[in-house]
RNA sequence: AGCUCAUCCAGAGGGACUGAGGGAACGGCCCGUCGAAGUCCCGGCAACCUUCUCGUACGGCCGACCAGCAGUGGUCUUCCGGCGGGACAGGUGCCAAUUCCGUCCUGUGGCGCGCCCGCGUCACGGGGAAGAUGAGGA
Numbered sequence: 001a002g003c004u005c006a007u008c009c010a011g012a013g014g015g016a017c018u019g020a021g022g023g024a025a026c027g028g029c030c031c032g033u034c035g036a037a038g039u040c041c042c043g044g045c046a047a048c049c050u051u052c053u054c055g056u057a058c059g060g061c062c063g064a065c066c067a068g069c070a071g072u073g074g075u076c077u078u079c080c081g082g083c084g085g086g087a088c089a090g091g092u093g094c095c096a097a098u099u100c101c102g103u104c105c106u107g108u109g110g111c112g113c114g115c116c117c118g119c120g121u122c123a124c125g126g127g128g129a130a131g132a133u134g135a136g137g138a
Base pairs, nucleotide, nucleotide: 003136004135005134006133007132008131013042014041015040016039017038021031022030023029025103026102027101028100043095044094045093048091049090050087051086052085054084055083056082058081059080060079063076064075065074066073067072099130104127105126106125107124108123109122110121111120112119113118
């Protein structure tokens, strides 16, 4: 580099150095000398990995007991997992705008092309692509 899975309408910025770009690509629209990107310091957000003598009329394996001739059904417990809740020491991540919006396909509605068909455009929605982050695997 590439693969798999999950998430992406929430949240959280000050300082120092420096000095012109930045928001992945493209289009739009924004941010930026009232200081962009970058590096460093400090702070914060979140909860993916992590963790809990928390909850659970959720699921599963083993076991025990009860009912039944039996198939089976019921109850209980340990463990594993799901869901919800709590924690933040560590590994990441993140701290303008929904991933800023759109890009490909599609649904509904409005408008226009005189009507149908078809097309264009605008608004709202669904799915995808691409990207980002984490976890895993090779």
Molecule: SAM riboswitch aptamer (S box leader)
Organism: Kitasatospora sp. Root187